Small-subunit ribosomal RNA, 3' minor domain from Eukaryota sp., 157 nucleotides, folded computationally. The RNAcentral record of the full RNA draws on SILVA. The coordinates come from a structure-prediction model, not an experiment, and the mean pLDDT is 80. Rfam family: Eukaryotic small subunit ribosomal RNA. The family is grouped with related families in Rfam's "SSU clan". The literature on the family includes a 2001 paper in Science by Yusupov et al., "Crystal structure of the ribosome at 5.5 A resolution".
[in-house]
Context: one part of a larger RNA
RNA sequence: CACCGCCCGUCGCUACUACCGAUUGAGCGUUUUAGUGAGGUCCUCGGACUGCUUGCCUGGCGGUUUACGCUGCCUCGCUGGUGGAAAGACGACCAAACUGUAGCGCUUAGAGGAAGUAAAAGUCGUAACAAGGUUUCCGUAGGUGAACCUGCGGAAG
Numbered sequence: 001c002a003c004c005g006c007c008c009g010u011c012g013c014u015a016c017u018a019c020c021g022a023u024u025g026a027g028c029g030u031u032u033u034a035g036u037g038a039g040g041u042c043c044u045c046g047g048a049c050u051g052c053u054u055g056c057c058u059g060g061c062g063g064u065u066u067a068c069g070c071u072g073c074c075u076c077g078c079u080g081g082u083g084g085a086a087a088g089a090c091g092a093c094c095a096a097a098c099u100g101u102a103g104c105g106c107u108u109a110g111a112g113g114a115a116g117u118a119a120a121a122g123u124c125g126u127a128a129c130a131a132g133g134u135u136u137c138c139g140u141a142g143g144u145g146a147a148c149c150u151g152c153g154g155a156a157g
Stems, first nucleotide, its partner, number of pairs: 003132001005129001008125002011122001014118004019113002023109001025108007033100004039094004044089002049084005055078002059074006135156009
């Protein structure tokens, strides 16, 4: 920029934000629950291997003895006693982890739907601002592409 003004809503385009949403959606964390259950501890066993030791016995070296014999040490084996002890086994308890169930919390995908915001020089009209061409506005009800229209009641801003 001063009515060739200002300005309202639907529709259309673009972008952003949150919402709903089939998918019996997905993921993570935590708790609970069922099953499987590594591993650990305990109990009862187990007893490879091994220490000491009783008795007998094989062999060796000694002491003593004229000799028989007695006796000491070491050693092969058998038997008995006593102790240590690995693997392993039944059971009990604790229990990681895995698989599924349920609950809670957080995050997230999603055709489509329906809003809001922003921008513009889009579309349709012209509702408001002048008595804005039906004065405007409020409450309420109904209706209509849209601003809006109509009824009833009210206010004057």